This is a predicted structure of a 121-nucleotide RNA (FMN riboswitch aptamer (RFN element)) from a bovine gut metagenome. The sequence is in RNAcentral, with records from MGnify. Its mean pLDDT, the model's own confidence on a scale to 100, is 81. Its Rfam family is "FMN riboswitch aptamer (RFN element)". Its family is annotated with FMN binding in the Gene Ontology.

[in-house]
RNA sequence: UUUCAGGGCGGGGUGAGAUUCCCCACUGGCGGUGAUGGGCACGGCCCAGAGUCCGCGAGCCGCACAAGCAGCCGAUCUGGUGAGAUUCCAGGACCAACGGUCAUAGUCCGGAUGAAAGAAA
Numbered sequence: 001u002u003u004c005a006g007g008g009c010g011g012g013g014u015g016a017g018a019u020u021c022c023c024c025a026c027u028g029g030c031g032g033u034g035a036u037g038g039g040c041a042c043g044g045c046c047c048a049g050a051g052u053c054c055g056c057g058a059g060c061c062g063c064a065c066a067a068g069c070a071g072c073c074g075a076u077c078u079g080g081u082g083a084g085a086u087u088c089c090a091g092g093a094c095c096a097a098c099g100g101u102c103a104u105a106g107u108c109c110g111g112a113u114g115a116a117a118g119a120a121a
Stems, first nucleotide, its partner, number of pairs: 001121004010024004025107002027096002029056004036048005051094002059072002062069002076092005098110003
């Protein structure tokens, strides 16, 4: 410098009205750690591997003409194995910005054909 860089409402109930409520369902950004799994030209190397751990981005928000400065920022337990696991195995639980909406939204619409942690070349 160029390219890339977020997934998910299906069924039933109530109702005038709900993908927003209730029951069941479904989804999980990026880097690190990682005892697991897989592959190979196997003294080694490569790939995958945590939503809830550590950090970051996004998001919200105060001041400022702006540049910028400051603040906020979700959620995991129990049992098993083991020298060692909040990462493996089994089971249960929990979390998810802002604005909009005939009715309250992680899943619909919008800012966003945006921005960006970062990845690759």